[in-house]
């Protein structure tokens, strides 16, 4: 300075079920809870993917960032 090859130390945050509560639904929140993670911090729904309602077949209206892409910012830190 890297590498993230390491059953490494600190932090951090919480997936799948519950139960509460908003929504038609996907899904949102808040508690509990740990699947997993080095950007599962933040920003973005702009592209690309899957989802939900309508109305019918490609549109519309939502919704997902822990599905991916993109900006940005950064913890430890060995052989």
């Nucleotide at each position: 300075a890297u590498a993230g090859u390491a059953u490494a130390a600190a932090g951090c945050a919480a997936a799948a079920u519950c139960c509460a509560u908003c929504g038609u639904a996907a899904g949102g929140u808040g508690a509990a809870g740990a699947c997993g993670g080095a950007a599962a911090g933040c920003c973005u729904a702009c592209g690309g993917g899957g989802c939900u309602c309508g109305c019918u077949u490609g549109c519309g209206a939502g919704a997902u960032g822990g599905c991916c892409g993109g900006g940005u910012u950064g913890c430890c830190g060995a052989a």
The RNA shown here (c-di-GMP-I riboswitch aptamer) has 79 nucleotides and comes from Pseudodesulfovibrio piezophilus C1TLV30. Of the family's consensus pairs, 94% are formed in the model. Lineage of the source: Bacteria > Pseudomonadati > Desulfovibrionia > Desulfovibrionaceae > Pseudodesulfovibrio piezophilus. Its mean pLDDT, the model's own confidence on a scale to 100, is 82.